A computed fold for an 86-nucleotide RNA from a bovine gut metagenome, annotated as THF (Tetrahydrofolate) riboswitch aptamer.
Rfam family: THF (Tetrahydrofolate) riboswitch aptamer. From the family's description: Tetrahydrofolate (THF) riboswitch was first reported for Ames et al. as an RNA motif in 5' untranslated (5'-UTR)regions of folate transport and biosynthesis genes in Firmicutes genomes.

[in-house]
RNA sequence: UAGAGUAGCAAAGAUGCGUAAAGUGUUGCAAAAUGGGAUGUUGUUUGCAAACGAAAGGUAACUGCGGUGUCUUUGCGCGUCCGCUA
Repeated sequence: UAGAGUAGCAAAGAUGCGUAAAGUGUUGCAAAAUGGGAUGUUGUUUGCAAACGAAAGGUAACUGCGGUGUCUUUGCGCGUCCGCUA
């Protein structure tokens, strides 16, 4: 001098859940984890509370719908100091 790596985000695929409305999203409060170490911001997650809120269809197979869960792949992904690789 250059580079890798977090939490996590996006897309695609697979597989579920809901459609008898959970989930997602919004707001407030509290807490937690966040490159290997320290510190800290953004972001993330969890709990509680509040307000809001939906697309169904088919005899069936199944087709849709949900700012839907999980997994896989690909891409993206730490400010400062130290560390690591070349």